[in-house]
This is a predicted structure of a 303-nucleotide RNA (Bacterial RNase P class A) from a soil metagenome. The coordinates come from a structure-prediction model, not an experiment, and the mean pLDDT is 79. Rfam family: Bacterial RNase P class A. Rfam describes the family as follows. Ribonuclease P (RNase P) is a ubiquitous endoribonuclease, found in archaea, bacteria and eukarya as well as chloroplasts and mitochondria. The family's RNA type in Rfam is ribozyme. RNAcentral holds the sequence, with entries from MGnify.
């Protein structure tokens, strides 16, 4: 100078708060004490998968995703390894990769023609016209031409909705069923009888709504060690518990250090700025974006 890969995300005290949990006192209301309380992206909701629920979801049409071979996983469009193409001097980064003999498009400029036709010589006909098919252009010129990051076609893969899923309890008011009871009244059924239905009061039943509770955090978990493979990954032994809110908590305040950077100084220091990106919301395994600074380990390349 530069590649790859990893790791941190400022510390310590004081103060005054906030959300769980677990013990003690308390008739309750609460008090006290101990411990716990974001993240490498918690984002973007793009893929993939665990749950749970839908006629257990078989087949078929449409649709939508993938595409060298091998491997890893619970799946992947991810991850890993090997080949090939490509870009760098390198370390290495990127790769949109099946089928042009199923079939449709297209194919700049040049050139007569870009896949269909069709120049010039010759040749053949009284003529019209036909055969013919160079030389030049171009990436490609008539052949099994290229392109599938055009449409198709093949082979794989995908039921659908989602923690507001989904399951429990369960007011108040209002409505609804049924049973009794009052009344024999009234309104309505086009005027009239009759019958029907609303309209009273009491119990009971059942649905929903508020609102509580559950799902809910112990999992494809983490750490270390030793093995196995090249590796992505797997196995064992040991130890660890690490947020569970819901009009949504994990916070502000000072003081002292720390790191970075400007200036001023030989120096030792003074001084002035910065100190990021962001905030769980059923929970995991990837991509991706966004992020002041710093730190490690292996490699390159110039001197």
């Nucleotide at each position: 100078a530069g590649c790859u890969g990893g790791c941190c995300a400022g510390a310590c005290a004081g103060u005054c708060g906030c959300c769980g949990c677990u013990c003690a006192c308390c008739a309750a209301c609460g008090u006290g004490a101990g411990g716990g309380g974001a993240g490498g992206a918690a984002a973007g909701u793009c893929c993939g998968g665990g749950c749970u629920c839908c006629g257990c979801a078989g087949a078929g049409c449409a649709g939508g995703a993938u595409g060298a071979c091998g491997g890893c996983u619970a799946a992947c469009g991810g991850c890993c390894g090997u080949a090939c193409g490509u870009c760098g001097u390198g370390a290495g980064g990127c790769g949109a990769g099946g089928a042009a003999u199923a079939g449709g498009g297209c194919c700049a400029c040049a050139g007569a023609g870009a896949c269909g036709a069709g120049u010039a010589a010759g040749c053949c006909g009284c003529a019209a016209g036909g055969c013919g098919g160079a030389c030049g252009u171009g990436a490609a010129a008539c052949g099994c031409g290229g392109u599938a990051a055009c449409c198709u076609c093949c082979a794989u893969c995908c039921g659908g909705a989602g923690c507001a899923a989904g399951g429990c309890c369960a007011a108040a008011u209002a409505g609804g069923g049924c049973a009794g009871c009052a009344a024999u009244a009234g309104c309505g059924u086009g005027g009239c009888u009759c019958g029907c239905g609303c309209u009273g009061c009491u119990g009971c039943c059942g649905g929903g709504u508020a609102g509580g509770c559950u799902g809910c955090u112990u999992g494809a978990g983490c750490g270390u060690g030793c093995g196995g493979g090249u590796a992505a990954c797997c196995g064992c032994a040991c130890g660890c518990c690490u947020a569970g809110a819901u009009g949504a908590a994990u916070g502000a305040c000072u003081g002292u250090c720390g790191c970075c950077c400007g200036c001023c100084g030989c120096a030792a220091g003074g001084u002035g700025g910065g100190u990021a990106c962001a905030g769980a919301a059923c929970c995991c395994g990837g991509c991706u974006u966004a992020u002041c600074g710093g730190c490690c380990a292996g490699c390159u390349u110039c001197u």